About this RNA: Large-subunit ribosomal RNA, domain II from a marine metagenome, 699 nucleotides, folded computationally. RNAcentral holds the full RNA, with entries from SILVA. Its mean pLDDT, the model's own confidence on a scale to 100, is 85.
[in-house]
Context: one part of a larger RNA
RNA sequence: GCCGGCGAGUUAAUCAGUGUGGCUGGUUAAGUGAUUUUAAUCAUGGAGCCGUAGCGAAAGCGAGUCUGAAUAGGGCGUUGUCCCGACUUGUCGGGACGGGUCGCACGGAUUAGACCCGAAGCUGGGUGAGCUAUCCAUGACCAGGAUGAAACCUCGAUAAACUCGAGGUGAAGGUCCGAACUGGUGAGCGUUACAAAGCUCUCAGAUGAGUUGUGGAUAGAGGUGAUAUGCCAAACGAACCCAGGGAUAGCUGGUACUCCCCGAAAUGUAUUUAGGUACAGCCUCAGAUGUUCGCUAAUGGAGGUAGGGCUCUGGAUGGAUUCGGGAGAUAACACCUUACCAACUCCAACUAAACCACAAAUGCCAUUAGCCAAAAUCUGGGAGUGAGACUGUGGGGGAUAAGCUUCAUAGUCGAGAGGGAAACAGCCCAGACCAUCAGCUAAGGUCCCCAAGCGCUAACUAAGUGGAAAAGGAAGUAGUGUUGCAUAGACAGCCAGGAGGUUGGCUCAGAAGCAGCCAUCCUUAAAAGAGUGCGUAAGAGCUCACUGGUUGAGUGGUGCUGCGCCGAAAAUCUAACGGGGCUCAAGUUAGCCACCGAAGCUAUGGCUCCGAUGCAAAUCGGAGGGUAGGGGAGCGUUCUCUCAGCAGUGAAGUUCUUCCGUGAGGAAGGAUGGAGCUCAGAGAAGUGAGAAUGCCGGC
Numbered sequence: 001g002c003c004g005g006c007g008a009g010u011u012a013a014u015c016a017g018u019g020u021g022g023c024u025g026g027u028u029a030a031g032u033g034a035u036u037u038u039a040a041u042c043a044u045g046g047a048g049c050c051g052u053a054g055c056g057a058a059a060g061c062g063a064g065u066c067u068g069a070a071u072a073g074g075g076c077g078u079u080g081u082c083c084c085g086a087c088u089u090g091u092c093g094g095g096a097c098g099g100g101u102c103g104c105a106c107g108g109a110u111u112a113g114a115c116c117c118g119a120a121g122c123u124g125g126g127u128g129a130g131c132u133a134u135c136c137a138u139g140a141c142c143a144g145g146a147u148g149a150a151a152c153c154u155c156g157a158u159a160a161a162c163u164c165g166a167g168g169u170g171a172a173g174g175u176c177c178g179a180a181c182u183g184g185u186g187a188g189c190g191u192u193a194c195a196a197a198g199c200u201c202u203c204a205g206a207u208g209a210g211u212u213g214u215g216g217a218u219a220g221a222g223g224u225g226a227u228a229u230g231c232c233a234a235a236c237g238a239a240c241c242c243a244g245g246g247a248u249a250g251c252u253g254g255u256a257c258u259c260c261c262c263g264a265a266a267u268g269u270a271u272u273u274a275g276g277u278a279c280a281g282c283c284u285c286a287g288a289u290g291u292u293c294g295c296u297a298a299u300g301g302a303g304g305u306a307g308g309g310c311u312c313u314g315g316a317u318g319g320a321u322u323c324g325g326g327a328g329a330u331a332a333c334a335c336c337u338u339a340c341c342a343a344c345u346c347c348a349a350c351u352a353a354a355c356c357a358c359a360a361a362u363g364c365c366a367u368u369a370g371c372c373a374a375a376a377u378c379u380g381g382g383a384g385u386g387a388g389a390c391u392g393u394g395g396g397g398g399a400u401a402a403g404c405u406u407c408a409u410a411g412u413c414g415a416g417a418g419g420g421a422a423a424c425a426g427c428c429c430a431g432a433c434c435a436u437c438a439g440c441u442a443a444g445g446u447c448c449c450c451a452a453g454c455g456c457u458a459a460c461u462a463a464g465u466g467g468a469a470a471a472g473g474a475a476g477u478a479g480u481g482u483u484g485c486a487u488a489g490a491c492a493g494c495c496a497g498g499a500g501g502u503u504g505g506c507u508c509a510g511a512a513g514c515a516g517c518c519a520u521c522c523u524u525a526a527a528a529g530a531g532u533g534c535g536u537a538a539g540a541g542c543u544c545a546c547u548g549g550u551u552g553a554g555u556g557g558u559g560c561u562g563c564g565c566c567g568a569a570a571a572u573c574u575a576a577c578g579g580g581g582c583u584c585a586a587g588u589u590a591g592c593c594a595c596c597g598a599a600g601c602u603a604u605g606g607c608u609c610c611g612a613u614g615c616a617a618a619u620c621g622g623a624g625g626g627u628a629g630g631g632g633a634g635c636g637u638u639c640u641c642u643c644a645g646c647a648g649u650g651a652a653g654u655u656c657u658u659c660c661g662u663g664a665g666g667a668a669g670g671a672u673g674g675a676g677c678u679c680a681g682a683g684a685a686g687u688g689a690g691a692a693u694g695c696c697g698g699c
Stems, first nucleotide, its partner, number of pairs: 001699006011112005017106008025050003031044005054061002064076004080097008115254002118251001122244006133218009142208001144177003147173001151169007181205003186201004220236001222232003229238001257634006267280005281385002283382007291374001292375001294371008307358001308356002313352003317348004322342001324341002326338003388413010418429003433606004438602003444596003447580003453593001455592006466582001472566002476563010493550005499523003504518003529544001533542002607624007635688001637685006644678003653672008
């Protein structure tokens, strides 16, 4: 991992509810007796409980009571409804409903382990020092080599010494080297290992605070510890075993057959509360009310948002006027000046969520009418939800960042399949009861992949733009304005002129059109600047403006619009159309026709539910996506009772085939098997497995 088996809402008491049944006041409990199929049945048992009266905190009073001074007022109570018959017409009798009570069943709640499995822990009583820590007692062990302390002896020095030197003897040491022994430094191997800590090489200590055998001591709120929170039997910040014990778990996981109807929430308030819970909201079921709901229209309302505006409250700019201040000047309070600061006022242009002399659209409330036939509200039983997500719109926070966060509003997903967006919960279209080798459409598409037009008309694009991006830039191209020049000849090209005073004045080494400053005139002319650019040391030279000729029809400036261009760099491989491929568009714009295209709609048949009609059968109309969840109807397993049966002419079980049922499932036949089994109607449950890192077994 697979297969098989086992594996989770139970039981008891109490409470309120629904269904159903007995009685009309209901009902017995323990106990007792009888019977018999031995765990039941039938009797008995009226103790007790509920009901028949309430009010008050209570004493208590009582169809009333409490409050109160009250005979007031107020609170809570007091008299059940309908039908039929009779007669004396307001009474009696009967019945039904309602009410009461006692059972049974079911959905819930509370208390109990309370659907199942799951802690780390806490407490109590015991078991452990054969591992390891320390200690006690008694034993054992440490090859060999090196060094050579004290002390003593001898000799020498000396006047002498307890002084000094030399030699010898001697044997010390947490001394040195190095085996056993003890340890475990570095590296490698090993890592389902040889091994739940090893192996190899290397390394440290090796007469000591050394190593080691045996026996003994210390115990968990503890011991021991040259302290590492280390060790105390392979897991020690408090050992292990058993018990309390099914501790508790607002947490995680799991929770088993089918079909039918409806169908949420991720919000508000509160919370030692934020992943929990309570109440409300939203769902479901039953009952009641009976159009109260919704939509549209008209009418009447409340309001201060969008927008607009600047009167008010603030912000903020310029100008005018001019208090005040500053500065200058003055002997000076004066007077004067002011390219300084600046109040009030006026003018102009602005600005605001917490500004308004204005002011919508929507939305909301109410009345009336119409439309719809499905809603609405109330009472009671049962819930789940209270982590939401994205998209559009209006806002706050943030950086007018975020697949960000927080509100409002609508949609979708959640709980929604189908078609489109290549793929793609939240986008676009559209809401799947079932069947069909029928049709029409939506979004989106129609060259091929790939169903349907390489459709038609008129344009644009040349960038593979389409098929990613900004500020900014550009004689791209198409369209449309406006304004110049132009057959009295424009624009461009070519030919020619482009002069004189003068090298203007100044400056300067020089400054002559052309470093710079100032001025920028006059003449000749068809025209020619005291000079547009290049150039020179300065000149020279070239060129332009301007003019004539040649040529012969358009040519400049400046806006706006469509589509393009540049701006444009990323990491595995083209890789920014889904691909092929496309410009003779299969690209873009406008218009038109056709077709394809979904579980949409239609057609035909069928199933179920609801409503109406109906005795029924049936007919007509409507509905049938669905998580949490509510409601309804069923299938199957084991056992019991009743009834009826089957079985060696073959039960159960196993296996194959066929058939029936919407399904859970059921039936028949064959084979195997070899002894029990079952229909129907009831009843009771150890009643349905694929998941729990489930448990046990097999492979």